[in-house]
């Protein structure tokens, strides 16, 4: 240079103007006050505001609240060998099968062929038993059939098939061995607490209570008054500081673990992260010029038009699979040509 892979990043920038959410500051007005302040409204200033998947809800765990003496059985999961982890079915290593290039090797070609770097594997038992075993084949799990042979089912063979007269094959089908496992799920739970209307006590009331109605007459004619408890709107906690992030060093093949430094980075909750302008990267179309190519293309700076571009969007909080994803960067590694 050419081909194949593999890990790790970006997810438009800057500038102005309007807004959304929540936090602090300072100001003002109210109430409460133990005179410290507190706490609602308004004004104003400051800084904070989605993702690599926030996405499926497939797996594991934190954390809640029920359930629970012991042990067993069922029923689900898991499965090589050994490590990481808080935990897993995830990860990493190893081993052991399959895949793996248009490069290499064969070969006139067509085709053949092992393999690299690397990918993929639900990879325990088939001598505990049961079933099942497409198509082809006479005959598929049981010994039987044919044909030759033989004293003798005594011995040899048997197109087809993955397997054939045999200690077959298949557990991603039963099981069997070994491990592991309780149930719900932040709309989990826990706290404060109106208004109606129910519920308890206690007192008043037909010798007329409340009530109209502030008093007096009058009308009316069964409830009223107080406390105290359970719930409901509603408000709060749970809520984000955490198996956390960023840099150095060390251990280890690695997955990881150690240790120093330094940061604090959404917390909304019917649910905020947003719009408009400008200028200007990247892609992306024109077009004329150079190079390269027989072409068909391509490479390369210039010029102008486009107008920001993919998946997609936090809801209690982490590891992981799985899934979508416009353009694009870095590195590494393996094979083969050239060259030096």
């Nucleotide at each position: 240079g050419a081909a194949g892979c593999a890990a790790g990043c970006c997810a438009g920038a800057c500038a102005g103007c309007c807004g959304c959410u929540g936090g602090c500051c300072g100001g003002u007005a109210g109430c409460g006050u133990u005179c410290g302040c507190g706490u609602u409204g308004c004004c104003g200033g400051c800084g904070g505001g989605a993702g690599g998947a926030a996405g499926g809800u497939c797996c594991g765990g934190a954390c809640u609240c029920c359930a629970c003496a012991g042990a067993g059985c069922a029923g689900g999961g898991u499965g090589a060998c050994g490590g990481u982890u808080a935990a897993c079915g995830a990860c990493c290593g190893u081993c052991c099968g399959c895949c793996g290039a248009a490069a290499g090797c064969c070969g006139c070609a067509a085709g053949g062929u092992a393999u690299a770097a690397g990918g993929c594997g639900a990879g325990g038992a088939a001598u505990a038993g049961g079933g099942c075993c497409a198509c082809a084949g006479a005959g598929a799990c049981g010994a039987g059939c044919g044909u030759a042979u033989u004293a003798a089912g005594u011995u040899a063979c048997g197109g087809u098939g993955a397997a054939a007269c045999g200690c077959g094959g298949u557990a991603a089908c039963c099981u069997c061995c070994a491990c592991c496992u309780g149930g719900a799920g932040c709309a989990a739970u826990c706290u404060c607490a109106a208004a109606u209307a129910g519920g308890c006590a206690c007192g008043c009331g037909u010798u007329g209570a409340u009530g109209c109605u502030g008093c007096u007459c009058g009308c009316g004619g069964a409830g009223c008054g107080u406390g105290c408890g359970g719930g409901u709107a509603g408000a709060g906690a749970g809520c984000u500081u955490g198996a956390g992030c960023c840099g150095g060093g060390g251990a280890g093949u690695a997955a990881u673990c150690c240790u120093c430094g330094g940061c604090c980075u959404a917390g909304a909750g019917g649910a905020a992260u947003g719009g408009c302008u400008g200028u200007c990267a990247u892609a992306g179309c024109c077009g004329a010029c150079g190079g390269g190519g027989c072409a068909a293309c391509u490479c390369g700076g210039c010029g102008g038009c486009c107008g920001u571009a993919a998946c997609a969007g936090a809801a209690u909080c982490c590891g992981g699979c799985c899934u979508a994803u416009c353009g694009g960067c870095u590195u590494g590694c393996u094979u083969c040509a050239u060259u030096u």
This is a predicted structure of a 340-nucleotide RNA (Bacterial RNase P class A) from an Oxalobacteraceae bacterium. RNAcentral holds the sequence, with entries from ENA. It matches the Rfam family "Bacterial RNase P class A". It is annotated as a ribozyme. Rfam links the family to the GO terms dimeric ribonuclease P complex, tRNA processing and ribonuclease P activity. The organism belongs to Oxalobacteraceae, within Bacteria.